This is a predicted structure of a 104-nucleotide RNA (SAM riboswitch aptamer (S box leader)) from a Bacillota bacterium. Of the family's consensus pairs, 97% are formed in the model. The organism belongs to Bacillota, within Bacteria.
RNA sequence: CUCUUAUCAAGACAGAUCGAGGGAACGGCCCGAUGACAUCUGGGCAACCGGCGCGUGCGUGCGGUGCCAACUCCGACGGUCCUGUGUGGGCCGGCAGAUGAGAG
Numbered sequence: 001c002u003c004u005u006a007u008c009a010a011g012a013c014a015g016a017u018c019g020a021g022g023g024a025a026c027g028g029c030c031c032g033a034u035g036a037c038a039u040c041u042g043g044g045c046a047a048c049c050g051g052c053g054c055g056u057g058c059g060u061g062c063g064g065u066g067c068c069a070a071c072u073c074c075g076a077c078g079g080u081c082c083u084g085u086g087u088g089g090g091c092c093g094g095c096a097g098a099u100g101a102g103a104g
Stems, first nucleotide, its partner, number of pairs: 001104008013042005021031003026075003043068003048064003051060004072096001077093006
């Protein structure tokens, strides 16, 4: 990097350093010099894999990841329904993406 598969409405912040962008991409909307983003330290959340215990699904949170603004921030494509008709709203699916596990 590619493929397979599961999940994505819940949950979880302080300090230090840096200094202008950031939220994947497009359109929105938002975060940001009252310092965002990123990195580091500590803390926390969760429970995908392994371990352990009980005994088959739970528990634990020891190890490996992950995560800690906004539903994956929302939309974008298709179907369907509602409608106060407004480029409005609900639901389902798809695409894309993220994370875990496995394979090449």